This is a predicted structure of a 72-nucleotide RNA (transfer RNA) from an uncultured Elusimicrobia bacterium.

RNA sequence: UCCGAGCUAGCUCAACGGUAGAGCAGGCCGCUGUUAACGGCAAGGUUCUAGGUUCGAAUCCUAGGCUCGGAG
Numbered sequence: 001u002c003c004g005a006g007c008u009a010g011c012u013c014a015a016c017g018g019u020a021g022a023g024c025a026g027g028c029c030g031c032u033g034u035u036a037a038c039g040g041c042a043a044g045g046u047u048c049u050a051g052g053u054u055c056g057a058a059u060c061c062u063a064g065g066c067u068c069g070g071a072g
Base pairs, nucleotide, nucleotide: 001071002070003069004068005067006066007065010024011023012022013021018055027041028040029039030038048064049063050062051061052060
């Protein structure tokens, strides 16, 4: 330099172009003599950045950033 994959909640990951979710962690409540386990509730998001397309973009297009892999 070129090619490919990835970037979404604190972590690991989902999400036909049409209200962004789950598990775990953390908070609160229940259960228990207590803890753990278990059950319940609520909260938690500038979807890497900037543009473009579209009535509507996490999703499509362009450029850039970062991580990983490959080629030379």

It was read from a public genome assembly.
Rfam family: tRNA. The family's RNA type in Rfam is transfer RNA. Its family is annotated with triplet codon-amino acid adaptor activity in the Gene Ontology.